[in-house]
RNA sequence: GCGCCCUUAGCUCAAUUGGAUAGAGCGUCUGACUACGGAUCAGAAGGUUGCAGGUUCAACUCCUGCAGGGCGCACCA
Numbered sequence: 001g002c003g004c005c006c007u008u009a010g011c012u013c014a015a016u017u018g019g020a021u022a023g024a025g026c027g028u029c030u031g032a033c034u035a036c037g038g039a040u041c042a043g044a045a046g047g048u049u050g051c052a053g054g055u056u057c058a059a060c061u062c063c064u065g066c067a068g069g070g071c072g073c074a075c076c077a
Base pairs, nucleotide, nucleotide: 001073002072003071004070005069006068007067010026011025012024013023019057028044029043030042031041032040050066051065052064053063054062
């Protein structure tokens, strides 16, 4: 340099393959329980879906460019 794949909550991952309000587990916070803590139970907060454009009535999902990461090939030696 060329090709392919990945990027969603603090972390690990979903989202029925374009359908309306993006969820789960862990973690965090609050409360209950307990002599206290842990465990357990209930609730809450937490998201520019990597960034910028485009297509569409509608985009996490499709297209283009860019950024970061991974894999393969090529080049150099």